[in-house]
RNA sequence: GCGGAAAAAGGCAAACCCGCUGAAAGGCGGGGACGCAAAACUACCGGUCUACGGGAUUACCUACGACAGCGGGGUUGCCCAUA
Numbered sequence: 001g002c003g004g005a006a007a008a009a010g011g012c013a014a015a016c017c018c019g020c021u022g023a024a025a026g027g028c029g030g031g032g033a034c035g036c037a038a039a040a041c042u043a044c045c046g047g048u049c050u051a052c053g054g055g056a057u058u059a060c061c062u063a064c065g066a067c068a069g070c071g072g073g074g075u076u077g078c079c080c081a082u083a
Base pairs, nucleotide, nucleotide: 001082003080004079011036012035016031017030018029019028020027021026034069040075041074042073044072045071046070047067048066049065053062054061055060
């Protein structure tokens, strides 16, 4: 540098439940494992969610709020195999 989740050392943890937090989406902690080879970090691009506030006034629109376990990009990195 290329490849991989088969083995080994290990890692993370969806749904759901409980507590805290937030207007919400969501976040954090505990339990729990559907999965994951970057399910580590990063809102840069696309996408998605929410709408306190603001606009409109039936319906609705709006990110400055979120999501990295939606895809892409960037940064870093364990193990195995191979050169």
c-di-GMP-I-GGC riboswitch aptamer from Thioalkalivibrio denitrificans, 83 nucleotides, folded computationally. Its mean pLDDT, the model's own confidence on a scale to 100, is 83. The model forms 95% of the base pairs in the Rfam consensus.